[in-house]
This record gives sequence, structure tokens and C1' cells, in this order.
RNA sequence: UCGCGAUAAUAGCAAACCUGCCGCAAAGGCAGCGACGCAAAACUACAGGGCCUAAGGGUGAAUACCUAUGGCAGCCAGUUACCGAA
Repeated sequence: UCGCGAUAAUAGCAAACCUGCCGCAAAGGCAGCGACGCAAAACUACAGGGCCUAAGGGUGAAUACCUAUGGCAGCCAGUUACCGAA
């Protein structure tokens, strides 16, 4: 340095539920509460893949269907990083 990840050390994050707010959105986000979990649960969302929503737009006789310019990094991936037993 790369890989790996302890019943080690030091710090850290916070799922679901519930409440309030933002949002077209029972997508999602923020705050509070909370702790399911996490060795990257840190960062990256047109210019990797995947997934969710559908206001606006399109199609339709119609229940509907398609569509991201809206989102998800706690799906995979990429980038960077603390510690050091085997």
C1' cells in the first nucleotide's frame, strides 16, 4: 500500500411506527421521537445499472396506460475515509 474485519479502542449514523411541516405524490424530504440495523448506513442521481412517484404532457370512449423535468446512495455500483487483532 492492497485486501480483510475482533466479543479490541475511539468516535459516528439511525429503519419502521407516531407527530408537525414541505411536496402533485400513501414518491420522497426536513425536524422531533425512536432504534431495525450499519465498518463506509460518509459523498455521488442527465452523461453506470436498477427501483419509486406522475403534477405537467401524450394516448384513450373510459376505469386506465405511457412519460421525469420529481425522487431513492439503508438495492448494486463508483469515489473518499477512522481503527488494527487474526
About this RNA: The RNA shown here (c-di-GMP-I riboswitch aptamer) has 86 nucleotides and comes from Paenibacillus ferrarius. The prediction has a mean pLDDT of 87. The model forms 95% of the base pairs in the Rfam consensus.